Background:
This is a predicted structure of a 548-nucleotide part of an RNA (small-subunit ribosomal RNA, 5' domain) from an uncultured bacterium. The full RNA is in RNAcentral, with records from ENA.

Context: one part of a larger RNA
Order: sequence, then structure tokens, then C1' cells
RNA sequence: GAUGAACGCUGGCGGCGUGCCUAACACAUGCAAGUCGAACGGGGUCAUGCUUUUGGAUGCACUUGAUUUAUCAGGGGCUGACAUGUGCAUGACUUAGUGGCGGACGGGUGAGUAACGCGUGGAUAACCUGCCCUUGGCCCGGGGAUAACACUUAGAAAUAGGUGCUAAUACCCGGUAACAGCCGCAGCCGCAUGGCGGCGGCUUGAAAGAUUUAUCGGCCAGGGAUGGAUCCGCGUCUGAUUAGCUUGUUGGUAAGGUAACGGCUUACCAAGGCCCCGAUCAGUAGCCGGCCUGAGAGGGUGUACGGCCACAUUGGGACUGAGACACGGCCCAAACUCCUACGGGAGGCAGCAGUGGGGGAUAUUGCACAAUGGGGGGAACCCUGAUGCAGCGACGCCGCGUGAGUGAAGAAGUAUUUCGGUAUGUAAAGCUCUAUCAGCAGGGAAGAAAAACCGUUCCUUAUGGAACGGGGGACGGUACCUGCAUAAGAAGCCCCGGCUAACUACGUGCCAGCAGCCGCGGUAAUACGUAGGGGGCAAGCGUUAUCC
Repeated sequence: GAUGAACGCUGGCGGCGUGCCUAACACAUGCAAGUCGAACGGGGUCAUGCUUUUGGAUGCACUUGAUUUAUCAGGGGCUGACAUGUGCAUGACUUAGUGGCGGACGGGUGAGUAACGCGUGGAUAACCUGCCCUUGGCCCGGGGAUAACACUUAGAAAUAGGUGCUAAUACCCGGUAACAGCCGCAGCCGCAUGGCGGCGGCUUGAAAGAUUUAUCGGCCAGGGAUGGAUCCGCGUCUGAUUAGCUUGUUGGUAAGGUAACGGCUUACCAAGGCCCCGAUCAGUAGCCGGCCUGAGAGGGUGUACGGCCACAUUGGGACUGAGACACGGCCCAAACUCCUACGGGAGGCAGCAGUGGGGGAUAUUGCACAAUGGGGGGAACCCUGAUGCAGCGACGCCGCGUGAGUGAAGAAGUAUUUCGGUAUGUAAAGCUCUAUCAGCAGGGAAGAAAAACCGUUCCUUAUGGAACGGGGGACGGUACCUGCAUAAGAAGCCCCGGCUAACUACGUGCCAGCAGCCGCGGUAAUACGUAGGGGGCAAGCGUUAUCC
């Protein structure tokens, strides 16, 4: 000088950062990955139209009785507003299931790993690449199922099974197609294996529709971009009180396997391969950009941020897929926890919060998708503990404040004294000001915002484009501004023998104690304790730990 720090004393405000270094210990609870009805058939709700069931206001004419001759009471008939239920159709909304895309990103952790893991520089004529961009071409004809649903069986449950019905951009078959595969022919090129395109033949072999009719999709082949995979040179801690290690081991042939090369795997053949220029073994460790220190060379370190790698309770395995051997997918085994009707089941915070435990020690079970970004969707929009914000902690850095000017009777008090004084000390009081921060009040939808969407106008093939207006904020009534009142509410910590800036008095008497080193203390201690004074730093100051 530095720190992801801790501890002691103290503590006013703000901005920006940062916060389990230990038990990769165990986890209650909530959330962290969904979305698409413009792929599909159902279900539900609502609206409209038609149909029909039931109830039925009103009105119309007829009729019976009574009487005050115009009313009252009653009867059946027609009309039928409206309400109600059934069925069908259309539309809107919603959705468990089938289907598509995404759950391989984002987020966490550093256990393992001394390795082509990482860094750096190359190679792939030995490779793959969904979505995206681009080029060319195509989208023909059929079929059988199955979930949902209904009925039902077993079970405590988780769930599993049976029968029957149905749809698709789900699945299958056929046709057609080639710059796909194989063979042959001539050509061109290279960097060894070899590569490229052309012609002919043979073989395999695609597709899907939706709707608001303008779009979104589908299939094949070529190119690009992006992302990934593999190989190689060099570099990458300690130990020889670790000297030999290795049998798929080293190489070859053949086959299999892979996106692809390869003992990657297998059969056979040969006997090789590594090593004192440190193999093997053991210990430790994620690597780097960086960070700290230093004039540099170097030394130390790898928290936060960024890149790569590895892992997801422990161990193993594959499935799906463009991509995983997959944190919030599946299967098996193990340990642990939970439910159980004892037959059997469920779970995985090294996601965000939070709990217990460990520890010297490390935060809220917060708000919002407004912005940025991501997934789905044509879009509206939905989801997003990524992210943006807020909360807590002087943990760090930076900034500000705790007042300014004047004020000598050098007040009082305190300490000291040679008793004269001296110091505290312009310090205080007093007088005159100011108002940062905090407080109160008012303003402040400021900026962060551009969109989507709505309206108007214009261009236009358009749901496209342009202009104008509206619209849209978690933070937040926050930042900021203005006003009000009062010096009011805001200073400590360490040190004063030398190193090292800063001295006296009293107490103590090798005691009590101090101490980083030298060393102080045994009766005049500037070194212990207290006081006065002084020095240093300052919302901090010291101590401890670690590195240079």
C1' cells in the first nucleotide's frame, strides 16, 4: 500500500459499488419455463338466428249474469310482447388433451480436473449446424390408427389396464424429383491421403396445411451467417524420503461404430510405446482476461464483471432432439427425508428469497415486467426471482455536513506554579450573518420512451411506409426546484521514551501493569493508571489475519 474481511470503541447524510471465503451440509414454504385456438377434434360460458316445450302480459271480437245502460263479475276463442327449457347453425371468449416450438438459452456453484482442461497460435482435402439470410425447384393421390370423450376394471394413493368412438401441420403407403448414394467415362486442380465440377446408367428416396385472401407456414437441393465438434505446436504448481511405468498397452490388416479422424471397439498379426529434458505415483489446484504490490524485473492472487471448462444428493445409463448423455426430463442402484390402508409410492434450492447447522463472519420468505434481453405467437399478448428497482450492513471508494465573521474584561472553571504568573484561549459568552444536510410545506406523472395500439392525413398492390396528435413507469410523490423556522439535531478514535509528530502533574513502587522491536516499572516513571495539555487521522479510528 491492499482486502469479498472480522473484532473493539464510536457513528449525521448522500451517490456508486459490494456482501456464506466455512458444510458441493440438510432443507419447511412460495415463486424461478412456458407459449401457440391463425395445426386438431372435443368440453364449457355468452350472444344472435331458426326450431320446438311450458308459462303467459296486452289487445280483439263473441258470450253468460247483475244492475245505475254504462260499467262490474265470469266463460271459452284468437293474437301473442316477454320469460323458460330442447335441438341445430353462426360468432366471441375460454380451455384439459393430441400436435408444434421452446424446456441444451438464461441463472447457480467450483466438488472434480495437473488435462489439449485452460491460454496462445495453427489445421479439418476428417466434420455437424434448428431458428435466420439467400438461390433454384416442388407441395400429386390415398390409407389405417390414437389421445381427448363415454363405459368400465384394479389400487389407500401414485397410477396402470380393458372395450367403443373421433381429428390433425400426428403417423403410414404410393407416385414424381435431383447438384443425394453407387458404378463407368473423359476433364481440371492440389498440400501427402486427395479435391472439384460435367455426362451416362442403376438404386434409394419428399412434402401440409391454416386463415380475416393477404400473409404465415411445408418439402428437396446449393450457398452464407451463427453456433459447435475434433486434431496439433508451445506454455501451465510441489515432492526423488515416488525410478521405473504400460497389455488395447504401441503399431499394422480387416470389420464395426461415429457428424467425423482415430485402439474409439472387436478379431488376427507383430512387440512395441513412455521415462532423470523427471515417466509413474503422491499432494495441492478450476484456467484466463484481470486484480494487488513493485521504478521495473518479479512476487502474490483469481471475490465481483467478461471468456472457456466442469458439475447439479452419490454412482451408472441411455432416450428424445439440430443440439443433452439434459440443475427445476426419463431409467437403474445407493444414502437420506416424507406419505402409506404395509401391498406400494413421492422427493432433490451448487435458481431467487428463506430455515436449521457450521462459523470470527456475510442481507428481504420485497416490487415490477415500465426499460434491456430471452421463449412462444401473424398479432394483441402471455411467461421471465434473467433483468430493472427497492430493503438491510460504515463492508469499500467518493462527496458533503456538524457552522461563518467579529469578539481581550485575555471572564469563569480546570490544570499547573518559583504564588508573581502561565496554559486551555478568540476558545467560550456577547454581537452580526448564513441555511448545505436533516425537519416541515408546496410544486414536480420532469428525464429514463422508443414501441405496440388508437385517431386523422398522405403515398401505396398491401395488415406496408411517412407525418401529426393521443397512449404507455416498478422505481416514486423518488430525483430536482421553491419556500419556512432555528446554530438549532450531527465527533469520535488512537497516540505522546526512541524508531515516530506530540509533556507536565498526581497515584503506584520489579507490584499493578505496558510492549511491534529496543525495552519501561525496585519512592522524584515524559514508557504503568488518571488528569490537564499536545500530536495524528476523521464518520471513522485502532487491533487482528493475509499478500507485495